[in-house]
RNA sequence: GGAGUCGGCCGGGCGGCCGCCUGCCUGUUGAAGGCGGGAGGAAAGUCCGGGCUCCAUAGGGCGGAAUGCCGGGUAACACCCGGGGGGAGUGAUCCUACGGAAAGUGCAACAGAGAGCAGACCGCCGAUGGCUCUGCUUGGCGGAGCACAGGCAAGGGUGAAAGGGUGAGGUAAGAGCUCACCGGCGGUUCGGGUAACCGAGCCGGCUUGGCAAACCCCAUUCGGAGCAAGACCAAAUAGGGAAGCGCUCGAGAGCGGCCCGCUCCAUGCUUCCGGGUAGGUUGCUAGAGGUGUCCGGUAACGUACAUCCCAGAUAAAUGGUCGCCGCUUGUCCGGUAUAUACCGGAUAGGAACAGAACCCGGCUUACAGGCCGGCUCCUUUU
Repeated sequence: GGAGUCGGCCGGGCGGCCGCCUGCCUGUUGAAGGCGGGAGGAAAGUCCGGGCUCCAUAGGGCGGAAUGCCGGGUAACACCCGGGGGGAGUGAUCCUACGGAAAGUGCAACAGAGAGCAGACCGCCGAUGGCUCUGCUUGGCGGAGCACAGGCAAGGGUGAAAGGGUGAGGUAAGAGCUCACCGGCGGUUCGGGUAACCGAGCCGGCUUGGCAAACCCCAUUCGGAGCAAGACCAAAUAGGGAAGCGCUCGAGAGCGGCCCGCUCCAUGCUUCCGGGUAGGUUGCUAGAGGUGUCCGGUAACGUACAUCCCAGAUAAAUGGUCGCCGCUUGUCCGGUAUAUACCGGAUAGGAACAGAACCCGGCUUACAGGCCGGCUCCUUUU
């Protein structure tokens, strides 16, 4: 200098003017004024876990769901930290639902002879049986050929995968058929580690494919609904209950008084009670809280101390506009200068993803542009 990898952070700044929500204070008939506070790293998706609230709840089973190497952290988790095994990379580093396939059921496109009590297309052999020819010492013994039956799984070929690998013996040809070594499996002993697991040795049978984010089996855990939870106050109208009045075509009742008119004939009138709706109050924001320091711990995290108060809207406030500066893109001018790069100035644009709604801890997803740090590899110079 180039390439890469991991982690952390920012998400424009300042000021003027006009507005919005909210706490406190002054103050008022109503007003109004002053001082403070006012979105995010994801407020998002609502996927996990908890707090809180209400409902349910003897105990157990069936069913269902989730999780699944080990140790630790935590209020809890499917999260985080550290470690082990496996895989990718030269490496930093990254990925990993990672219990059981020798309980059972099931699946595997295409290709291929054969894909799950394996299989035979090319190939090899043809010992044995068969057929043909033939020799001799001829009811027999032998030789040559064919590749019909048959044997084989070494080699070729197909496939993601063909039922261990190498070598020797063996054979008609072959084959764990036998043996040696290696790999793998099971058992066991010793050593290291809290453990997962790792290393070394011995023994065994020659050897056992993949998929369980397919059903399933095993182990562990698990009540349901959610702030539109829940609590309180409480109109109008309709309906419910109780008490009283009214006691029947009239000197009745209703249409606000009176007259006319109309309607009604007890299904009326008055008062009270209770439930519920609209609406309002509360829950509501001081909390597993933020920041800093010390100590413990590899770390996640924990303890102690100090300090700070940091949105609570409800159809939903947190905004608009102007100026200056910063960032960035294009064009033009000037300077340095070999292409091209750098510096200065002018001018026209651009600036992401997205917005609380009971509150926290996580995960996942989206994100213009930019900053910082650790580590790795390659190249060059000393």
The RNA shown here (Bacterial RNase P class A) has 382 nucleotides and comes from a bacterium. Of the family's consensus pairs, 91% are formed in the model. Its Rfam family is "Bacterial RNase P class A". It is annotated as a ribozyme. The coordinates come from a structure-prediction model, not an experiment, and the mean pLDDT is 76. A source record names the gene rnpB.